[in-house]
Formats: sequence, C1' cells, structure tokens
RNA sequence: GGUCCUGUAGUCUAGUGGUUAGGACGUAUCCUUGACAUGGAUGAGGCCCAAGUUCAAUUCUUGGCAGGACCA
Repeated sequence: GGUCCUGUAGUCUAGUGGUUAGGACGUAUCCUUGACAUGGAUGAGGCCCAAGUUCAAUUCUUGGCAGGACCA
C1' cells in the first nucleotide's frame, strides 16, 4: 500500500427495517445474618461518528475513525 471482517452498558454478548434494545457478569440501595458469604427485591448504566435512502434506521448505502485477519 491492497483486500476482507468487526464496532451494541464497566466487560462479554443477543437482536434485526416498526410498537420499552434483551441477557450474563460486575455495580448501587434495601431485605435476610450477631457479622461475613450465599440468596432475594429494586435501580442506574448502551447501539463508534457524520451524511444519505425510507413514513420509519441499532439494522440498508456511502464516507470517516478504531480494532483485527490475510497478501505484498
């Protein structure tokens, strides 16, 4: 330099053009205990950025950014 793939809570991940973006771990508060652990209840926390298509975009298209694989 070229080709391809991936980007979703702090971490890992499901989702797919439409009616609350779901789960696990973690985390906060409360309950339980003499205390801790375990367990239970409730909550906070998210679609990489921009433009386009569309009635409607996390999803499709283009560009950018970041990461990865292969070739040279």